[in-house]
RNA sequence: UCCGGGAUAGCUCAAUGGUAGAGCAGCGCCCUGUUAAGGCGUUGGUUGCAGGUUCGAGUCCUGCUCCCGGAGCCA
Repeated sequence: UCCGGGAUAGCUCAAUGGUAGAGCAGCGCCCUGUUAAGGCGUUGGUUGCAGGUUCGAGUCCUGCUCCCGGAGCCA
């Protein structure tokens, strides 16, 4: 320098261009002599950043940042 993959809730990950979700964690309640386990409910998002296309973008296009992998160059 080039190619590919990735960045979404605290964590691990989903999401045909059409309401951003699940599990775990957190919080409240129930249960229990207490804790754990279990049950019910519930909070939580500038979808890495900046633009573009579109009636509508997490998703498509462009640039940039960071992470992972590969190739190349020099020695």
Model confidence (mean pLDDT): 80 of 100.
Transfer RNA from a Minisyncoccota bacterium, 75 nucleotides, folded computationally.
It matches the Rfam family "tRNA".
The RNAcentral record of the sequence draws on ENA and MGnify.
RNAcentral records the identical sequence in 6 taxa.
Taxonomically the source falls in Minisyncoccota (Bacteria, Bacillati).